[in-house]
Context: one part of a larger RNA
RNA sequence: CCCCUGCGAAGGAACUCGGCAAUUUGACACCGUAACUUCGGGAGAAGGUGUGCCAUCUGAGGUUGAGGGGUUCGCCCCCAAGGCCACGGAUGGUCGCAGUAAAAUGGCCCAAGCGACUGUUUAACAAAAACACAGGACUCUGCAAAGUCGAAAACGACGUAUAGGGUCUGACGCCUGCCCGGUGCCGGAAGGUUAAGAGGACGGGUCAGCGGGUAACCGCGAAGCUCGGAAUCGAAGCCCCGGUAAACGGCGGCCGUAACAAUAACGGUCCUAAGGUAGCGAAAUUCCUUGUCGGGUAAGUUCCGACCUGCACGAAUGGCGUAACGAUUUGGGCACUGUCUCCGCAGGGGGCUCA
Repeated sequence: CCCCUGCGAAGGAACUCGGCAAUUUGACACCGUAACUUCGGGAGAAGGUGUGCCAUCUGAGGUUGAGGGGUUCGCCCCCAAGGCCACGGAUGGUCGCAGUAAAAUGGCCCAAGCGACUGUUUAACAAAAACACAGGACUCUGCAAAGUCGAAAACGACGUAUAGGGUCUGACGCCUGCCCGGUGCCGGAAGGUUAAGAGGACGGGUCAGCGGGUAACCGCGAAGCUCGGAAUCGAAGCCCCGGUAAACGGCGGCCGUAACAAUAACGGUCCUAAGGUAGCGAAAUUCCUUGUCGGGUAAGUUCCGACCUGCACGAAUGGCGUAACGAUUUGGGCACUGUCUCCGCAGGGGGCUCA
């Protein structure tokens, strides 16, 4: 010097990103307990008091039961001294600094965010606000179900729409607005377009033969074989016509106007499928921003309450609340402390030095 442990004057979070760590608290009995609340809870809320030993008195209980009484004579019923067992209460006394004398054994409160909750998760850097969850909704599926699946088999299910599959949301309370133009899905079938296939107008190749040519070869060219091929007839789909947003998604701009000023209930105009409703809002979302005002502090980029100018909230990619819950996140307070001012001492271990 390092590690583990113990104690500490005065102060008491001044430490620090942050009370991280370590204290504090702690058992049992009694008293006493707020807001809020889904009436269950919150609650061990909070906050108090008591606790050893000895003596005396005393309570009710369990067990056993001498003895007595009754008797329907039963292994019956009633009363009951005493013994034993465990649990209390009152009064008085007594010792210590201290009586749950050691050990084991909650620190508490206030406010806010998120998630309702108990659960689940990154085995070995993340336990959470992530996942799940009851509950809600949409959609598919009529049974040889839909769906899963490499054939078969099998699962779904020895189930049958109060069932099963998929997707989204996520207790509960109050609610969930407008847009179907685009994309998707569902329905429709008149018209347009449209494949294979059918069809075979017409054309090409070859070639018997015919014509020309001395010949080579050239021209025409039936049947057959063969190649190409127009019109026309051909479904679904697409175009088209409707529906549908708890389907994917989307939810405006400019100008003017009230008897101070400011603001604009009001008006005009352009665009759109429709222009964001309720609620919330500098928010896990706010750039400017440490916005402004209020609270808390001596002093507060955090926090709480408001305001609304929402860069860029918003309604099941759910909106806003919410008791209870949380090894969750944020801010504050009480208690308590070596976290600190500021370090000291002690015990054990290591290191180091010497032998």